Notes
A computed fold for a 1695-nucleotide part of an RNA from Afararchaeum irisae (SeqCode), annotated as large-subunit ribosomal RNA, half A. The RNAcentral record of the full RNA draws on ENA. The organism belongs to Afararchaeum (SeqCode), within Archaea.

Context: one part of a larger RNA
RNA sequence: CCGUCUGGUGAAUGGCUCGGCUCGAGUGCCGAUGAAGGACGUGCCAAGCUGCGAUAAGCCCAGGGAAGGCGCACGGAGCCUAGGAACCUGGGAUCUCCUAAUGGGAAUCCCCUUUGCAACCGCCUUGUGCGGUGGGGAACGUCCCCAACUGAAACAUCUUAGUAGGGACAGGAAAAGAAAUCAAACGAGAUGUCGUUAGUAACCGCGAGUGAACACGAUAUAGUCCAAACCGAAGCCUUCGAGCAAUGUGGUGUUCGGACUGACCAUCAUCGGCCGAAACGCGGGUUGAAGUCUCCUGGAACGGAGCGCGAUACAGGGUGAAAGCCCCGUAAACCUACCGGAGUACGCCGUGAGUCAGCUCCAGAGUACCAGGGGUUGGAAAUCCCUUGGGAAUUUGGGAGACAUCAUCUUCCAAGACUAAAUACUCCUCGAGACCGAUAGCGUAUUAGUAGCGUGAGCGAACGCUGAAAAGCACCCCGAGAAGGGAGGUCAAAAGAGCCUGAAAUCAGACGGUUAUAGAGCGGCGGAGCACGAAAGGUGCUUCUCCUCAAAGGAACCGUUCGCAAGGACGUAGUACGAGAGGAGUCGCCGGUGUUCCGUCGUACGUUUUGAAAAACGAGCCAGGGAAUGUGUUCUUAUGGCAAGGCUAACACCUUCACGGUGGAAGCCACAGGGAAACCAACAUGGACGUAGCGCCUUCGGGCGCCUGGUCCGCCGUGUUCAAGCGCGGGGAGUCAUGGGAACACGACCCGAAACCGGGUGAUCUACUCGUGAACAGGGUGAAGCGUUGCGAAAGCGACGUGGAGGCCCGCAUGUGAUGAUGCCUUACAAAGCUCUCACGUGAUUCACGAGUAGGGGUGAAAGGCCCAUCGAACUCGGCGACGGCUGGUUCUUGCCGAAAAAUGUCGAAGCAUUACCUCUGCUGAGGUAGUCUGUGGGGUAGAGCUACCGAUUGGGGAAUGCUCUCCCGAGAGGGAGAGACCCCCUGUCGAACUCCGAACCCACAGACGCCGUCGAAGCAGGGAGUUCGGAUUGCCGGGGUAAGCCUGUGAUCCGUAAGGGAGACAACCCAGCCGUGGGUUAAGGUCCCAAAGUGCAGGUUAAGUGUCAUUUGAAGGGUGUCGCAAGCCACAGACAGCUGGGAGGUAAGCUUAGAAGCAGCUACCCUCUAAGGACAGCGUAAUAGCUCACCGGCCGAGGUUUGCGGCCCCGAAAAUGGACGGGGCUUAAACCUGCCACCGAGACCCACGAGUCCGUAAGGACUUGUAGGCAAGCACUCAGCGCGGAUGGAAGCUCGGCCGUGAGGUCGCGUGGACCGCGUUGUGAAGAAAAUCCUGGUAGCAGUAGCAGCGAAAGUCGGGUGAGAACCUCGACCGUCGAAAGGACAAGGGUUCCUCGGCAAUGUUGAUCAGCCGAGGGUUAGCCGGUCCUAAGGUCUGCCGUAAUUCGAGCAGAUCGAAGGGGAAGCAGGUUAAUAUUCCUGCGCCUAACCACACUAAAAGCCGACGCUUCGGGAUAGACCGGGCGACGCAGUCGCGUCGUCUAAGCCUUGAAGCUCGUGGAAGCCGUAAUGGCAGGAAGCGAGUGAAGAGGUUAUGGCGAAAGCCGGUCGAUUCCUGGAGCCCGUGAAAAGGCGAGUGGUAGACCGUACCGAGAUCCGACACAGGUGUCCUGGCUGGAAAGGCCUAGACGUGU
Repeated sequence: CCGUCUGGUGAAUGGCUCGGCUCGAGUGCCGAUGAAGGACGUGCCAAGCUGCGAUAAGCCCAGGGAAGGCGCACGGAGCCUAGGAACCUGGGAUCUCCUAAUGGGAAUCCCCUUUGCAACCGCCUUGUGCGGUGGGGAACGUCCCCAACUGAAACAUCUUAGUAGGGACAGGAAAAGAAAUCAAACGAGAUGUCGUUAGUAACCGCGAGUGAACACGAUAUAGUCCAAACCGAAGCCUUCGAGCAAUGUGGUGUUCGGACUGACCAUCAUCGGCCGAAACGCGGGUUGAAGUCUCCUGGAACGGAGCGCGAUACAGGGUGAAAGCCCCGUAAACCUACCGGAGUACGCCGUGAGUCAGCUCCAGAGUACCAGGGGUUGGAAAUCCCUUGGGAAUUUGGGAGACAUCAUCUUCCAAGACUAAAUACUCCUCGAGACCGAUAGCGUAUUAGUAGCGUGAGCGAACGCUGAAAAGCACCCCGAGAAGGGAGGUCAAAAGAGCCUGAAAUCAGACGGUUAUAGAGCGGCGGAGCACGAAAGGUGCUUCUCCUCAAAGGAACCGUUCGCAAGGACGUAGUACGAGAGGAGUCGCCGGUGUUCCGUCGUACGUUUUGAAAAACGAGCCAGGGAAUGUGUUCUUAUGGCAAGGCUAACACCUUCACGGUGGAAGCCACAGGGAAACCAACAUGGACGUAGCGCCUUCGGGCGCCUGGUCCGCCGUGUUCAAGCGCGGGGAGUCAUGGGAACACGACCCGAAACCGGGUGAUCUACUCGUGAACAGGGUGAAGCGUUGCGAAAGCGACGUGGAGGCCCGCAUGUGAUGAUGCCUUACAAAGCUCUCACGUGAUUCACGAGUAGGGGUGAAAGGCCCAUCGAACUCGGCGACGGCUGGUUCUUGCCGAAAAAUGUCGAAGCAUUACCUCUGCUGAGGUAGUCUGUGGGGUAGAGCUACCGAUUGGGGAAUGCUCUCCCGAGAGGGAGAGACCCCCUGUCGAACUCCGAACCCACAGACGCCGUCGAAGCAGGGAGUUCGGAUUGCCGGGGUAAGCCUGUGAUCCGUAAGGGAGACAACCCAGCCGUGGGUUAAGGUCCCAAAGUGCAGGUUAAGUGUCAUUUGAAGGGUGUCGCAAGCCACAGACAGCUGGGAGGUAAGCUUAGAAGCAGCUACCCUCUAAGGACAGCGUAAUAGCUCACCGGCCGAGGUUUGCGGCCCCGAAAAUGGACGGGGCUUAAACCUGCCACCGAGACCCACGAGUCCGUAAGGACUUGUAGGCAAGCACUCAGCGCGGAUGGAAGCUCGGCCGUGAGGUCGCGUGGACCGCGUUGUGAAGAAAAUCCUGGUAGCAGUAGCAGCGAAAGUCGGGUGAGAACCUCGACCGUCGAAAGGACAAGGGUUCCUCGGCAAUGUUGAUCAGCCGAGGGUUAGCCGGUCCUAAGGUCUGCCGUAAUUCGAGCAGAUCGAAGGGGAAGCAGGUUAAUAUUCCUGCGCCUAACCACACUAAAAGCCGACGCUUCGGGAUAGACCGGGCGACGCAGUCGCGUCGUCUAAGCCUUGAAGCUCGUGGAAGCCGUAAUGGCAGGAAGCGAGUGAAGAGGUUAUGGCGAAAGCCGGUCGAUUCCUGGAGCCCGUGAAAAGGCGAGUGGUAGACCGUACCGAGAUCCGACACAGGUGUCCUGGCUGGAAAGGCCUAGACGUGU
């Protein structure tokens, strides 16, 4: 690592079902006499459900009922019951609070009090007097308002749809309804509903779509009343009255009209009233047959065997397994309260129906009708309705008859009202089921609309099973132990409590095999080792020996012979051998299973794709769930019935379990077509061909005849039409049912958007606004004004001072914000935090509480910002299964055939339709034609050509004394020169859109051969598809492009949809087209080793590891690399190379130049001597010189030299870790070239046996790759009918194993399990999974891995205690932290967290003896604290008004609510508890309403309540500090050092500033301030009154403290009181109430009050570094509430 076994985990499977789902039948309203629904209570112990209501799991009565009962719920304790309980049915009583909610308010609680219909409606006797309404209900109903997605492949009319949704209202049904209706020349006779008419008429961008009626068949049936005419009080209600009623109560009367008048008839229609059943039904009850016989198994008999019995009862359920006879029931019979039937039938009373004549009167008005404009409808000119404007008639009249009008005819009588049944639905009751069976079926089988989530609307789960019976494990042991374990007992079995069965993933242990030199689609095939091998399979299997036969294929030794050789040929010999078949003997095991090794082959699966192992997508794994279904219409096909006919629909009857049977022809399709229509109207066969078949003949090749179906003529019908012609049709097959396949409409195979629309829910976040409140340490600057002063005529300007303005300045004060670090963090402390830094910080400032604005809307100093972690249109539910030409997924098997990636059209290009291509079926009936050859036609390409056209394109010559043009000369005539066109000759070139020509090749037709075809080809018709992204290679076939594994054509092939062999691997390159097993021979390609086959033969080349690579590179340009070929020249008269010698003279040529001498430059480049030697090819010098070269001689002695071509080779030759001929390696080769001989090598080819398909009578033959797709046959699953079986002597399921079948699968065995199951056949369907980032559950790996906070946001240590156990529980000591807080006190919010006792399974980021945890008990005490009262912003209700309507609304009026921080009657100190206190207690006080008593008469005016910001003055207090006295404590040897030194409200007395008032006074310039200022309208001064905080005394001989419990001073508030000034485009609440305006007595209810209030009780999912309003604030330093340090106090907080 794999496997097995034993267990765990887990909860599939099987079995079960007190639950669902669907259908059928029935039933069908409740409520002011307080509903539906809820809250809170209620039990001996009581959390939930159920029941009930303070009479509270119940009380009373009646009936039933029977011996037990006290709900689910089986415990403890205790009760009730034969005096009849429990339980069931009916009636009655009680019935808290909220709720329509109704006296007022308010969430389930309060308040008032004259105890109440609140509001609205009706009536009246006018009082809330009488009556009514209100709200609820699953769907169904009527009326009103009224979307959008969507469809139209876009979109606007249209559609979706009058749907969803909203509003109002009703009932058990509702609505409709008794013709001013239809019809059509016949007639019907209210309405609704079903069938049909009919997808018809009609509408419609005449697109998509929409869509009646009449008539007919059924169901069910039912008809009536007013107004008026006429009469006129004869009447009615009732609370019985002063009621209603002449504006008419009542009578009559209502369409075959009536009244009236007259005549007849006679009690019946109708209506009204009175009385009032029953059958039957529902429900309940009673009786209700027959074995507990014997034996066996078993825990148990209901099983098996045997013997019986009942049946108007064998439906069903239960009982220890499967029961007619055990129990309940069942069939049948009987009894029956209430209720329904039903206020019905019958009956009674009243009314009066009907006929005829007269023709006087009556018969529904802003109506009928018309026009304009809309909506709606199938309604079109001709539906119905609305609106605006017009506007009749009166029975001699009026409406309608599908355009208008006229006439006629037919029919009906509007403008008033009522009306059962048939119909719809199902909250509820009962029954049933080819429905589901716990991931199913309702969301809910269980505390289910529960737990939980959300501010809210709203969203919304999971969880079934011990056993026959709890017999639910006594007792004992271990243990800190109600944990757990051991032993033991119960039971058929531990089935032992989330307990039936108990799979898989997965985990542990044991065992078998194997294992640390080895590489991975995990396996297949073959061989081997070890282990197992009970049953189920074989025993003709296998081992060994031998014999016979034998397919394809096929040797050798040896002999002869050929080749240079490798080697070959012939004979031996088709011999030996050969898969296999058969036979004889022999061993007894074998097949099989597990695992490992060796050999060989081999990159999963699904999908998307031209192409996937892909570094394209999907899945961790397992289990369960998971996708072509239903209805309607149409087409087609098969089968069946009937057939010129076929079928019923609704419905009815019979019957049954709801099976079914019989009716029912209304209607539909067919039977006749043509035509727009009017309208007209066809071959039951006249001729011919001929298939199958049949008959006859046959020389067996075939021929002939009759020929259904088929075909061709002819003829006929009709339309067009002068005619001709043409179109369509004609010689009878349909229809119904069922099954299969398809199309369309519907969600339409399943899952999947972003969106659109409707109704609601949200301003606890945030934006803005309103109301009421609160906050802003400290410091600086120094505006106006004012004063003094200087200057100036003045206006004024300046200086100094005073003053204290400002969207002024500094500022980590509180607070608000958010600049940078683009720091830290970034599975965070945190779904926005931390640290530092930074900005504002008296204002357009900030905050709290209470309110308002709501989704195409708000709000917005504006960023598309914000509107509850959501915003370029919130959230939530619904329309809704929106639509999606787009992505993904789509489940068992086998067999036969088998594509397309093209064309055309398309708002078409990711789609669709048609055609081509595939498949299946049918018809027909004899030819067909992919190959080759020949013949006859057609074609204009490749090529070629151009003096053959057109067009382009060199050079030269010539001719016409010509033509055209230009230039020059000339006065001109004219002359000269040049160019071009044209013609001829020579010379050189081209063309996709040139052709005098012109192949290969292709096409058509015909013939021949071949092949196919009556075993049915070709053709035709019909059903079903799929496909519309293609790709590669190749062609001396193209086009584009620099090119491409590029784009785009064309022919072929292949891949796609194709396996096998080769090419290292490698879709399309080479070979080759796959049923299975085995044997042989070859192909491509190979033969040194990896690795099967040659280190094969002969001859060359390469030295570069070139190469060893078919395709899969290597260029231009180079090479004195080497091999080969060819040509020219030199060469024994001596070449080439080398060595050696010469290389001179005129002359330094001339010129130039400073010089120029062969060699700067210019010109020239001669002559001589020579074997040869340039007026010099280089180097060199200033110029010379010098050194070479050319050229010549000698030495040497045989080839040399140049050029061109070919082969191999070399350079050219650069990529990122070291690397690729496949590798090793290879050099006269294992490289390259040429030729040759053997061998290897595939699923190809050959053979044997076997399987299938097709054909065939057979023998036999052919065929058998396959995606999309077509067709066919089967396997498995659920349930049902029928038939047959199995099972406690062990069913299903589960685990493991054997065998069979091509396969889906089937079957057998051991075990487990403990009650059901199977087979055949016909049906039925929620009928097959590996995938959908699928759904639900379980469980892995990752991984004992990552991570691991905090100590810079805080610090512990030691010792003692408790305890089974202590770092973190507690005590002590030391040490440390905060200290404008991490201290103290409140609000909101939470809701018991508070305190005590007992615990530690969970919670606590560790532990825990601890706890904000678990269990039990306890705890909150108010006249004076707050609510309660008042009003604010604002809300609500009612009325009026608006609206189709409202639960809606601007406004007005009234009422009411609205602040636990606004306004406001009144309490302080101390003590006390485990937990409360301004609440209890003690002490001392105070307030108020009403009443009583006393006192007082002023009394309703007035005042208060009652208010901004800034700034300044004054008076106090708190507090702190300093000095002293006293007391206590501690330290210290002494001096000394540290701590403490208090106490309330009200009342009374005294005192108390400013301001104000009054008196006096009398200032002409004084008085005064910090500042401004004030004054004859009366300053200063003086006096009086009023007057705050506060102070002193008293209260207090109290209280507190262990004691002391005094005195003086300094500073001094941001606290209290009081006054002044400045500022404003800002002027800074209201009401209750109080004062005015006494004393005493009685009374003072109700609600809150615990605790936290935050680095653990709140909001953030958490014991979360975040957020959250207010008040108090000591010392030193300091300007400071900064910073630092320290008191009081609190902590040291969870690895």